[in-house]
RNA sequence: GGCGAUAUAGCUCAGUCCGGUUAGAGCACAGGAUUCAUAACCCUGGGGUCCCAAGUUCAAUUCUCGGUAUCGCCA
Numbered sequence: 001g002g003c004g005a006u007a008u009a010g011c012u013c014a015g016u017c018c019g020g021u022u023a024g025a026g027c028a029c030a031g032g033a034u035u036c037a038u039a040a041c042c043c044u045g046g047g048g049u050c051c052c053a054a055g056u057u058c059a060a061u062u063c064u065c066g067g068u069a070u071c072g073c074c075a
Base pairs, nucleotide, nucleotide: 001074002073003072004071005070006069007068010027011026012025013024020058029045030044031043032042051067052066054064055063
């Protein structure tokens, strides 16, 4: 340099394919309950400009274009 994949909560990921309800799960974190106490189990809660910017649209995490970052393959 060429090709491809990925980017969503503190972490690991789903959802996107076919645009439309308030964007979700596990772990982690906070509070509560339980316990002599701790852990485990149980209940509740907080936490997201869906990588950035533009475009299309009544409506974009999702479609289109450009960029950035990471990973892989080739040279």
This is a predicted structure of a 75-nucleotide RNA (transfer RNA) from a Bathymodiolus platifrons methanotrophic gill symbiont.
It matches the Rfam family "tRNA". From the family's description: Transfer RNA (tRNA) molecules are approximately 80 nucleotides in length. The family's RNA type in Rfam is transfer RNA.
The source organism's lineage runs through Bacteria, Pseudomonadati, Pseudomonadota and Gammaproteobacteria.
The sequence is in RNAcentral, with records from Rfam.